[in-house]
RNA sequence: GCCUCUGUAGCAUAGUAGUAUUGCGGCGGAUUCGUAAUCCGCAGGUCGCGUGUGCAACUCACGCCAGAGGCU
Numbered sequence: 001g002c003c004u005c006u007g008u009a010g011c012a013u014a015g016u017a018g019u020a021u022u023g024c025g026g027c028g029g030a031u032u033c034g035u036a037a038u039c040c041g042c043a044g045g046u047c048g049c050g051u052g053u054g055c056a057a058c059u060c061a062c063g064c065c066a067g068a069g070g071c072u
Stems, first nucleotide, its partner, number of pairs: 001071007010024003018055001026042005048064005
């Protein structure tokens, strides 16, 4: 220098154009003499950044940033 893949909540993840998902963690409640475990509920997301296409973009195109792998 070139090619491929990845970037989504504190952490880990699903989601190939139409309400952003689940687990752990956090908070509240139930249960218990109390704790743990279990059960119920709640909060937490500029979907890496920007531009474009389109009625509509986490999703498609282009550029950039960061990380991983490969070729020379």
A computed fold for a 72-nucleotide RNA from a Candidatus Woesearchaeota archaeon, annotated as transfer RNA. The organism belongs to Candidatus Woesearchaeota, within Archaea.